[in-house]
RNA sequence: GUCUCAAUAGCGCAGCAGGUAGCGCGUCGGUCUCAUAAUCCGAAGGUCGUGAGUUCGAACCUCACUUGAGACA
Numbered sequence: 001g002u003c004u005c006a007a008u009a010g011c012g013c014a015g016c017a018g019g020u021a022g023c024g025c026g027u028c029g030g031u032c033u034c035a036u037a038a039u040c041c042g043a044a045g046g047u048c049g050u051g052a053g054u055u056c057g058a059a060c061c062u063c064a065c066u067u068g069a070g071a072c073a
Base pairs, nucleotide, nucleotide: 001072002071003070004069005068006067007066010025011024012023013022019056027043028042029041030040049065050064051063052062053061
């Protein structure tokens, strides 16, 4: 330098074909207990890496950029 893949909640990851953004762990509150943990119930937490485009509508499609991993030279 060229190409490929990845970026979604604090962490690890889903999201099937464009139509309300989810799961596990963690955090907070409650339940239970003499107490702690576990259990059970509930809640908060996301400009979906950044910017633009297409579309009635984008995490998803297109372009550029950033960061990380890999292949080739």
Molecule: transfer RNA
Organism: Amorphochlora amoebiformis